[in-house]
Context: one part of a larger RNA
RNA sequence: CUGGGUGUAAAGGGAGCGUAGACGGCGCGGCAAGUCUGAAGUGAAAGGCAGGGGCUUAACCCCUGAACUGCUUUGGAAACUGCCAUGCUAGAGUGCUGGAGAGGUAAGUGGAAUUCCUAGUGUAGCGGUGAAGUGCGUAGAUAUUAGGAGGAACACCAGUGGCGAAGGCGGCUUACUGGACAGUAACUGACGUUGAGGCUCGAAAGCGUGGGGAGCAAACAGGAUUAGAUACCCUGGUAGUCCAUGCCGUAAACGAUGAUUACUAGGUGUGGUGUGUCUGACCCCCUCCGUGCCCGGAGUUAACACAAUAAGUAAUCCACCUGGGGAGUACGGCCGCAAGGCUGAAACUC
Numbered sequence: 001c002u003g004g005g006u007g008u009a010a011a012g013g014g015a016g017c018g019u020a021g022a023c024g025g026c027g028c029g030g031c032a033a034g035u036c037u038g039a040a041g042u043g044a045a046a047g048g049c050a051g052g053g054g055c056u057u058a059a060c061c062c063c064u065g066a067a068c069u070g071c072u073u074u075g076g077a078a079a080c081u082g083c084c085a086u087g088c089u090a091g092a093g094u095g096c097u098g099g100a101g102a103g104g105u106a107a108g109u110g111g112a113a114u115u116c117c118u119a120g121u122g123u124a125g126c127g128g129u130g131a132a133g134u135g136c137g138u139a140g141a142u143a144u145u146a147g148g149a150g151g152a153a154c155a156c157c158a159g160u161g162g163c164g165a166a167g168g169c170g171g172c173u174u175a176c177u178g179g180a181c182a183g184u185a186a187c188u189g190a191c192g193u194u195g196a197g198g199c200u201c202g203a204a205a206g207c208g209u210g211g212g213g214a215g216c217a218a219a220c221a222g223g224a225u226u227a228g229a230u231a232c233c234c235u236g237g238u239a240g241u242c243c244a245u246g247c248c249g250u251a252a253a254c255g256a257u258g259a260u261u262a263c264u265a266g267g268u269g270u271g272g273u274g275u276g277u278c279u280g281a282c283c284c285c286c287u288c289c290g291u292g293c294c295c296g297g298a299g300u301u302a303a304c305a306c307a308a309u310a311a312g313u314a315a316u317c318c319a320c321c322u323g324g325g326g327a328g329u330a331c332g333g334c335c336g337c338a339a340g341g342c343u344g345a346a347a348c349u350c
Stems, first nucleotide, its partner, number of pairs: 004321003007304002012318001014201004021194003025088003029084003033081002035077008049065006091191001092188003095184004103177007110154001115149007125136002162169002206247006215241002220236004258317006266295002272289001276285001299306002323350003332343004
């Protein structure tokens, strides 16, 4: 490299957009590059192979043949691929009419709770634990009432419910805005799929600058526990958590399952939409579409299991794997303020 693979054994890129490339719907006409076919030239000889011959045989030598799968020129074929021209609507997209949604960004706003401050009532405890102690409290705490401040998060609704490409998104209102879906069939007419590089997004933690800081809480301090206790438990508590802006670019970024398309028994529940049914609304029933949960047959699988949301049957494109350790390390390069990230070996060893 080929072959074989990638849910759990090694292996799907964290996700999207998209360049080159690869692959690509249904007709008709043309060209003849690929393709197929005829002919000619060439494909040196020797060697090798097949048949035969000569040295007593063999090695060795000689003759004949096939082969030399290739290249060049030329005559033809037109199914397929390609190219050119033209047409179509089933793929794809646009328009119109609708309803659903924690999709995104910004501004405003609400109540409960914690903490703190002020004032009132009130008195000796409170708090915490397995038990305690550190801690708070006669300078009046805890409890309770009223008022105020401030930050963060949004109980119930809430649901194996919804939306988003993924990360993720949840009080309410408004503005701006992305996508999906149903119906319709007016328009475009293959405009498609995938996508090396590239660009963008990307939880938490962390970093820079400026704010903010209620609660929680790495580090740290103290108290316990213990043989010890750099822990688990308790009392405190700083970064951080929050906002703005700029970096970082990683996660068990998981469905450990790349994207797209087509096909292949069923059963059941849920969400949304549409048509019919109904005098009408809700409900019920029926049909279609989208989304999505569980079970299960064929089939697949090493087994577990998967099973129309496939890990089934096929096709296209990308990514990745090739014994364990050394090692996601070293070196070099690129990126980063740093932390570090990306790319990524070998010796040696089993």

The part of an RNA shown here (small-subunit ribosomal RNA, central domain) has 350 nucleotides and comes from an uncultured bacterium. The RNAcentral record of the full RNA draws on ENA, Greengenes and SILVA.